[in-house]
């Protein structure tokens, strides 16, 4: 100097002028309203709404099935799919980065094309017993080649993303992890270390493909809705239609018929079945209702106010614990609450970046600097509130790595 | 502000359990037919499957993330 990697802080500053929103205080005005003073007034992402909570309402005896989410270990946290530290795997020369990282001998499915075969096989091939044919020889036999049949093998070829441990040696008729050897990989057992994931050593042994971001299994967790939640006040209007038992039984009471039995009808209570609603996936169960609540649809009116609303898992500083995330103690501070949505605009100076050029200056040169002119200064705007993640985006500082050149 | 759904050729839509698969109709271009146009017949082009990343041997379909579009939700009686 170039390329890269990780972390941190910031989000231009000052002055003047004109404006906007809110709190508090003081006047003016009968009132509507208006004036003055003082204090405060966007973000690291306020964004996407992807997770987790607070808060509020509804529902809450429970059981089963289903659904969704997460998935190495330990810790942090109110909680989390987040964060920190570690383990294992992968990428990079390296600093460093990435991983939805449980289970594939519980079961099912799939593995296109190609290939003999994609989970249980042999196309070419290798070896060999027997038979036949041809040929040759030193001819009761043997060698070589071809074919058929049976047996053994899976080394090699070929296909594929993937072919049943890999490489080398020994071994064999040919071969083979063959259990014979070395190194590596993976499995089981034992010992040791670590809280643990896991690691190291020894012994045995090779018995077995991939896919779970396919179904599934295991473990853990999960009620539903969302501030347009919810509460209160005011104004205004117009309600309508639909969704079901006047069922059965028992008891009581009163009335009628009548002869005391008995029959009929009404009312009340209870039970059962049915029906409706709730239990916000379904079933059982439970609760409520059964003549007026509830649900659905259509229609009408309003487009107002107050509250929820901003003091909070809050910020800052110091000390302490911890590798860290984070936590504890002390002190101090109050830091937006708008509702069509306030936080802006103009001027000057300074800071930063880019660019141009007369001149001056440093330097052998490439180039640098000063004065001057012009331009630029990102992404983006709170809407109940927090903790995260993801995405968008500007320049700055620091540590570290690699490469080249020089000393 | 909150909550759902969708995105495939210029337009409207298919695409089962990931491969055989990127298709259909209309539209467009060329050729034929006709004196000429239309109709008709034949042929053809046109796709980042909204963008990017991941899982997998392999993604339009599975997972994550971003972008765009559409819809619903106020109060009172």
């Nucleotide at each position: 100097u170039g390329a890269g990697u990780a972390a941190g802080a910031c989000a231009g500053g000052c002055a003047g002028g004109c404006g906007c929103g809110g709190g508090c205080c003081c006047g003016c005005g009968c009132g509507a309203g208006g004036g003055g003073g003082u204090c405060c007034g966007a973000g690291g992402a306020a964004a996407g709404u992807c997770c987790g909570a607070a808060c509020u309402c509804c529902a809450c005896a429970g059981a089963g099935c289903g659904g969704c989410a997460u998935g190495c270990u330990g810790g942090c946290u109110a909680a989390c799919g987040g964060c920190c530290a570690g383990c294992g795997g992968g990428g990079g020369c390296g600093a460093c980065c990435c991983c939805a990282g449980g289970g594939a001998a519980a079961g099912u499915g799939c593995c296109a094309c190609a290939g003999a075969a994609a989970c249980a096989u042999a196309c070419c091939g290798c070896u060999u017993c027997g038979c036949g044919c041809g040929u040759c020889c030193u001819c009761u036999g043997g060698g070589c080649g071809c074919g058929c049949u049976g047996a053994g093998c899976a080394a090699g070829g070929g296909u594929g993303a993937a072919a049943u441990g890999g490489u080398g040696a020994g071994g064999u008729a040919a071969g083979a992890g063959c259990u014979u050897c070395a190194c590596c990989g993976g499995c089981a057992g034992g010992c040791g270390g670590g809280c643990g994931a896991c690691c190291g050593c020894c012994u045995g042994g090779c018995c077995g493909g991939g896919u779970a971001a396919a179904c599934c299994c295991c473990a853990u967790g999960c009620g539903g809705a969302g501030c347009a939640a919810g509460a209160c006040c005011g104004a205004g209007c117009a309600g309508a239609a639909g969704g079901a038992g006047u069922c059965a039984c028992a008891g009581g009471u009163c009335g009628u018929g009548u002869g005391u039995a008995c029959a009929c009808a009404g009312c009340c209570u209870g039970u059962g079945c049915g029906c409706g609603g709730g239990u916000u996936g379904c079933u059982c169960g439970c609760c409520c209702g059964u003549c007026a609540a509830c649900c659905u649809u259509c229609g009408g009116g309003u487009u107002g106010g107050u509250u929820g609303c901003u003091u909070g898992a809050g910020g800052c500083a110091g000390c302490g614990a911890g590798u860290a995330a984070u936590c504890g103690c002390u002190g101090u501070c109050c830091c937006a609450g708008a509702u069509a949505g306030a936080u802006g605009c103009c001027u000057g100076c300074c800071a930063c970046c880019c660019u141009c050029a007369c001149u001056c200056u440093c330097g052998c040169a490439a180039g640098g600097g000063a004065c001057g002119g012009g331009g630029g200064c990102a992404c983006a705007g709170a809407a109940u509130u927090c903790g995260g993640c993801u995405u968008a985006c500007g320049g700055c500082u620091u540590g570290c790595u690699c490469a080249a050149a020089c000393c | 502000g909150g909550c759902g759904g969708c995105g495939u050729a210029g337009c409207u839509c298919a695409g089962g359990u990931g491969g055989c698969c990127a298709g259909a109709g209309c539209a467009c271009g060329c050729g034929g037919u006709u004196c000429a146009u239309a109709c008709c017949c034949g042929c053809g082009g046109a796709g980042u499957c909204g963008g990017g990343g991941g899982u997998u041997c392999g993604a339009a379909g599975c997972c994550c993330u971003c972008c765009g579009c559409c819809g619903c939700c106020a109060c009172c009686a």

Two RNAs folded together computationally: RNase P RNA and transfer RNA, 484 nucleotides in total. It holds a member of the Rfam family "Bacterial RNase P class A". The family's RNA type in Rfam is ribozyme. The prediction has a mean pLDDT of 76.